Predicted 3D model of a 73-nucleotide RNA (transfer RNA) from a Terriglobia bacterium. NCBI's taxonomy places the organism under Bacteria, Pseudomonadati, Acidobacteriota, Terriglobia. Rfam family: tRNA. It is annotated as a transfer RNA. The coordinates come from a structure-prediction model, not an experiment, and the mean pLDDT is 81.

[in-house]
RNA sequence: GGUGCGAUAGCUCAAUGGAUCAGAGCUCGCGGAUGAUAACCGCGCGAUGAAAGUUCGAUUCUUUCUCGCAUCA
Numbered sequence: 001g002g003u004g005c006g007a008u009a010g011c012u013c014a015a016u017g018g019a020u021c022a023g024a025g026c027u028c029g030c031g032g033a034u035g036a037u038a039a040c041c042g043c044g045c046g047a048u049g050a051a052a053g054u055u056c057g058a059u060u061c062u063u064u065c066u067c068g069c070a071u072c073a
Stems, first nucleotide, its partner, number of pairs: 001072007010026004028044005049065005
């Protein structure tokens, strides 16, 4: 330098035939329960790597860039 894969919540992962409130577990906060703590139960906070394009509508399709991994030279 070429090619392929990947980037979603603090962490680990879903959701892609383009439209339903982008969900789950853990963590965190509040509450319940308990003599108290943990476990347990309820509620809540929190995210689509960046910028453009197509579209009525983009996490999903296209382009460029950034970062990581693999592979070829």